[in-house]
Context: one part of a larger RNA
RNA sequence: GGAUGAACGCUAGCGGGAGGCUUAACACAUGCAAGUCGAAGGGCAGCAUUAUCGCUUGCGAUAGAUGGCGACUGGCGAACGGGUGCGUAACGCGUAUGCAACUUACCCUCAACUGGAGAAUAGCCCAGAGAAAUUUGGAUUAAUACUCCAUAGUAUUACAGAUUCGCAUGUUUUUGUAAUUAAAGUUUUAAUGGUUGAGGAUGGGCAUGCGUGACAUUAGUUUGUUGGUGAGGUAAUGGCUCACCAAGACUACGAUGUCUAGGGGUUCUGAGAGGAUGAUCCCCCACACUGGUACUGAGACACGGACCAGACUCCUACGGGAGGCAGCAGUGAGGAAUAUUGGACAAUGGAGGCAACUCUGAUCCAGCCAUCCCGCGUGCAGGAAGACGGCCCUAGGGUUGUAAACCCCUUUCAGCAGGGACGAAAAUGACGGUACCUGCAGAAGAAGCUCCGGCCAACUACGUGCCAGCAGCCGCGGUAAUACGUAGGGAGCAAGCGUUGUCC
Numbered sequence: 001g002g003a004u005g006a007a008c009g010c011u012a013g014c015g016g017g018a019g020g021c022u023u024a025a026c027a028c029a030u031g032c033a034a035g036u037c038g039a040a041g042g043g044c045a046g047c048a049u050u051a052u053c054g055c056u057u058g059c060g061a062u063a064g065a066u067g068g069c070g071a072c073u074g075g076c077g078a079a080c081g082g083g084u085g086c087g088u089a090a091c092g093c094g095u096a097u098g099c100a101a102c103u104u105a106c107c108c109u110c111a112a113c114u115g116g117a118g119a120a121u122a123g124c125c126c127a128g129a130g131a132a133a134u135u136u137g138g139a140u141u142a143a144u145a146c147u148c149c150a151u152a153g154u155a156u157u158a159c160a161g162a163u164u165c166g167c168a169u170g171u172u173u174u175u176g177u178a179a180u181u182a183a184a185g186u187u188u189u190a191a192u193g194g195u196u197g198a199g200g201a202u203g204g205g206c207a208u209g210c211g212u213g214a215c216a217u218u219a220g221u222u223u224g225u226u227g228g229u230g231a232g233g234u235a236a237u238g239g240c241u242c243a244c245c246a247a248g249a250c251u252a253c254g255a256u257g258u259c260u261a262g263g264g265g266u267u268c269u270g271a272g273a274g275g276a277u278g279a280u281c282c283c284c285c286a287c288a289c290u291g292g293u294a295c296u297g298a299g300a301c302a303c304g305g306a307c308c309a310g311a312c313u314c315c316u317a318c319g320g321g322a323g324g325c326a327g328c329a330g331u332g333a334g335g336a337a338u339a340u341u342g343g344a345c346a347a348u349g350g351a352g353g354c355a356a357c358u359c360u361g362a363u364c365c366a367g368c369c370a371u372c373c374c375g376c377g378u379g380c381a382g383g384a385a386g387a388c389g390g391c392c393c394u395a396g397g398g399u400u401g402u403a404a405a406c407c408c409c410u411u412u413c414a415g416c417a418g419g420g421a422c423g424a425a426a427a428u429g430a431c432g433g434u435a436c437c438u439g440c441a442g443a444a445g446a447a448g449c450u451c452c453g454g455c456c457a458a459c460u461a462c463g464u465g466c467c468a469g470c471a472g473c474c475g476c477g478g479u480a481a482u483a484c485g486u487a488g489g490g491a492g493c494a495a496g497c498g499u500u501g502u503c504c
Base pairs, nucleotide, nucleotide: 001504002503003502004501006500007499008498009497010496013376014375015374016373017372018371019369020368021334026332027331028330030329031328032327035076036075037074040073041072043069044068047067048066049065050063051062052061053060054059055058083287084286085285092212093211094210095209096208097207098206099205102204103203107200108199109198110197111196112195113194114193115149116148117147118146125138126137127136128135129134155180156179157178158177159176160175161174162173165170185192186191213259214258215257220250221249222248225247226246227245228244229243230242231241232240262284263283264282265281267276268275269274289310290309291308292307293306312323313322314321315320340366342365343364344363348362349360350359351358352357379409382406389400390399391398392397413445415440416439417438418437419436423431448493449492450491451490452489453474454473455472459488460487461486462485463484469476470475
């Protein structure tokens, strides 16, 4: 000098763009953050409509009849999106390969099929238990829920052959025989869904080369350890697990141990090499009160799912129960320090749905904060009796200083008034009466902070008297202090200025 997610002191006019718990992965009141589909189903609690009946004439009853729909069965989603950086020095990440060892719901293309039967169960109803959370028994009912049968192949399995290719295990194409396994309907007739197989796309899984902190005041480490055979397990390879066998495997090119740390694209600095860094945004990973476990599912070992154990908090009728903000706001605590319990689904995107639409604290916006970057303003021209006042003085004067007064002009920004968007495609605008445009009045509403001994731009007076104090370094102060304090003057930057911390 540059930089900063900064903080502190003094000060503060406006706008645009960005950013905003770096500390306690500390504890959390309250609200919201994942639902949707009636074109899968039985139904009908509530709302509205209609019809009929009763009539007291504006109420009651009945009818799922209609719009629709609480709870329930079922489907899809909830594995995305959002948060945090605890752990992890690791195939975690980065980069480059491989899978002849794999998988992929929804989507696209192609081919074939979509036949028949059955038993339940939630709901509803009845009867209970419990303070509650919740739950028991009985009767009855539906489905795109469940089960069985049929049919089926380039599916799967077994056996037997032929064939292509390969670095090996192997693999490609194909023939025959046998066995096994499918499906679901809805409908307003426009459609849509279901099953099997092949291919694609997308996402994922696994393996490998290389790279990726500190300490040797850590030198030896390891028994599923290293390898083999076989089996189990997995979508799949593999000590992944197990039985048996062998005794190996890693290490001074740093094993093992300890400490620290999410990684990268980046960001800062620097001429570069390098050094530092990993906030915001994007990609990957890990985690979801702590530890463990699996279930469901195409996908999880699952933030707003389940079970077990633990700590903590809460409710209780003491028998027993409930909870998890590292989602968005917000609270307490910690701290030098970091915002609103806001608006809207209008746009973009996501889930469900044929759609209408519903949901969406993702997102888009607004609010707060000079936290940063950028832009603008706080007037312009004239004006010497060089006014008054202040300060200095050799008392002549000098300086503040064209500065002010005075006079001419202008009106950015702010203010007031009127008009008023783009973003939206047919409808639909939270932002927003915002941006922007026009008009009006009047210099009107708008300047501070630090410094002035040298480094380093800028000097005098008074006070003080090694005191009070200053200070980044050198150093100032003990009676003429340009270094302390105040004043006048000056220098620098400017809605900021200075100090502190950290990095180069």